The RNA shown here (Glycine riboswitch aptamer) has 85 nucleotides and comes from a Pseudomonadota bacterium.
């Protein structure tokens, strides 16, 4: 230099579901319905085969259900950096 796993910052894109009802001056509390894409838990294939790991699948604990914010994930730029050539 090429390549660029993993990873950081910034920018762009980025779904679903209640502006629910009642009590209360308010803070807040109670009740009903719902969502899956932070996080958490469970599990299939698979890896290892002893534990264990393990999905965008399942649960809905947490969270969320106007907008804003958040948002898995995707892309770009700039850094950092392993292996190979």
């Nucleotide at each position: 230099c090429c390549c660029c796993a993993c990873u950081g910052u910034u920018c762009g894109g980025g779904a679903g579901a209640g502006a629910g009802u009642c009590u209360g001056c308010a803070a807040a509390g109670a009740c009903c319905g719902c969502c899956g894409a932070a996080g958490g838990c469970g599990c299939a294939a698979c890896c290892c085969c002893c534990c264990g790991g393990g999905a965008a699948c399942g649960c809905u604990c947490a969270g969320g259900c106007a907008g804003a914010a958040g948002g898995a994930c995707c892309g770009a730029a700039c850094g950092a950096a392993a292996a190979c050539u």